[in-house]
Context: one part of a larger RNA
Molecule: small-subunit ribosomal RNA, central domain
Organism: uncultured bacterium
RNA sequence: UUGGGCGUAAAGGGCGCGUAGGCGGUUAUGUAAGCCUGGCGUGAAAACCCUCGGCUUAACCGGGGAACUGCGUUGGGAACUGCGUAACUAGAGUCAUGGAGGGGGAGUUGGAAUUCCAGGUGUAGGGGUGAAAUCUGUAGAUAUCUGGAAGAACACCGGUGGCGAAGGCGAACUUCUAGCCAAUGACUGACGCUGAGGCGCGAAAGUGCGGGGAGCAAACAGGAUUAGAUACCCUGGUAGUCCGCACUAUAAACGAUGUACACUAGGUGUUGGGCCGAGCGGUUCAGUGCCGAAGCGAACGUGAUAAGUGUACCGCCUGGGGAGUAUGCCCGCAAGGGUGAAACUC
Repeated sequence: UUGGGCGUAAAGGGCGCGUAGGCGGUUAUGUAAGCCUGGCGUGAAAACCCUCGGCUUAACCGGGGAACUGCGUUGGGAACUGCGUAACUAGAGUCAUGGAGGGGGAGUUGGAAUUCCAGGUGUAGGGGUGAAAUCUGUAGAUAUCUGGAAGAACACCGGUGGCGAAGGCGAACUUCUAGCCAAUGACUGACGCUGAGGCGCGAAAGUGCGGGGAGCAAACAGGAUUAGAUACCCUGGUAGUCCGCACUAUAAACGAUGUACACUAGGUGUUGGGCCGAGCGGUUCAGUGCCGAAGCGAACGUGAUAAGUGUACCGCCUGGGGAGUAUGCCCGCAAGGGUGAAACUC
């Protein structure tokens, strides 16, 4: 390689868009490249296989046959695949009428809390802990009242609830914008699925430049604890956290489960539509949960949101360590990222 696999044993790409490629609905007809079949030519001999014979036998040797699964050429066939033509509507899509939503961008506004500033009242403590101390306070703190400033986050509603491809998204309003869902009708007529490369998006931390800085808080300082304490606890505190622009491209980026389609018992919640119903409720489509039949599974479990039964395409795995290291190449301002071994060893 073949084969076997990928929820947890090694293994699903973080996610999407999409190029090449692979695969592709129904009917009719043409063609005959693939495909099936006949003839002819060729497929050297030897060898292999079958059979007969020659050395006493065998090895060995000789005769005959088969085979040489192939290629070329020329007839025939037309089910399937391909290609061409004509058509269809069940896949896919467009439009119309409605609907739900923390989907995304921008702008404006709001209240609670926190800290700080100014003033009033007021007096000896406050804070913190297992207990303390560092810290803070008679230069008037803590507490309380009034006024002001700033930044960040949006309690309740809030929900195995919603939206988004994923990352993710939560105060209110305005505006721009994208996707989704049901029902009915009309339209296009296979326009589809997947997707190596490629391109885009991508939490947190981090980087560059310019702002901002209330709270929190790596580093750092001090106080404790301790045998020690470069920690856990406490008092402080700078990057950072926030905004704009530009990088970075990684996560237990998880459902540790690729995408699409079809089929395969039920029961019970819930979200958004449609239909029936006076109501209770029933039914159907699209989501989202729980339990469970068959099946699957090493077991755990999974079970129409499959890990069941199938199809198409992509990615990935092949004992542990060495090692996601070295090297080369590509990317990055850097940090580093992507690709990615071997010796040796068990």